[in-house]
RNA sequence: GGAACGGUAGCUUAACGGGUUAAAGCGUCCGACUCAUAAUCGGUUGACUGUGGGUUCAAGUCCCACCCGUUCCA
Repeated sequence: GGAACGGUAGCUUAACGGGUUAAAGCGUCCGACUCAUAAUCGGUUGACUGUGGGUUCAAGUCCCACCCGUUCCA
C1' cells in the first nucleotide's frame, strides 16, 4: 500500500430482502425470600446504532468517504 470481516445499552449479542416504540441475557438500582449472604423471584434503569454525507415517503440495514479493531496478501 491492497483485500476481507467487524464497530448497536456498562459488557456479550440480536434486529435475516429498508417499514410501528431498536430486542434479549448479564450488570446497576429498589423490593420479596433468608438469622445473614448467595441463588431464585418481581420491578427498575438503560443505546437516536464508529463519524460525516448521499439515496428513499421511510435507513442499524443500501451507496460513498473517513476513523478504529482483527485477519490475510504484498